[in-house]
RNA sequence: GUUACUCAAGGGCAAAACCGUCGAGAGACGGUGACGCAAAGCCUCCGGUCCAGAAGUGUCCGUGCACUGGGAAGGGCAUGGGCGCGGGAUAGCGGGGUUGCCGGC
Repeated sequence: GUUACUCAAGGGCAAAACCGUCGAGAGACGGUGACGCAAAGCCUCCGGUCCAGAAGUGUCCGUGCACUGGGAAGGGCAUGGGCGCGGGAUAGCGGGGUUGCCGGC
């Protein structure tokens, strides 16, 4: 200098579960604990997955209220729900960016 490469040694991180705290929730943080990890160090730029309490917005469906209309029907307002946008979570879902120990070469 290279970069996860076949091996050594010393170390590092810590899934699920349980306990505590926080959060609406996904989940986060701390402790116990090890399923695993060569970047399971760090960063939401892209895609995926997950969340939905309040508030915003588009669209679709339902309900209610009056209004217009001879009627068929029409749009308006309120409200509930679905799916998006926007928002949040996940870096241990993948890609990308960035830094990097020992050994190997």

The RNA shown here (c-di-GMP-I riboswitch aptamer) has 105 nucleotides and comes from uncultured Steroidobacter sp.
It was read from a public genome assembly, where an Rfam model found it.
Its Rfam family is "c-di-GMP-I riboswitch aptamer". Gene Ontology term of the family: cyclic-di-GMP binding.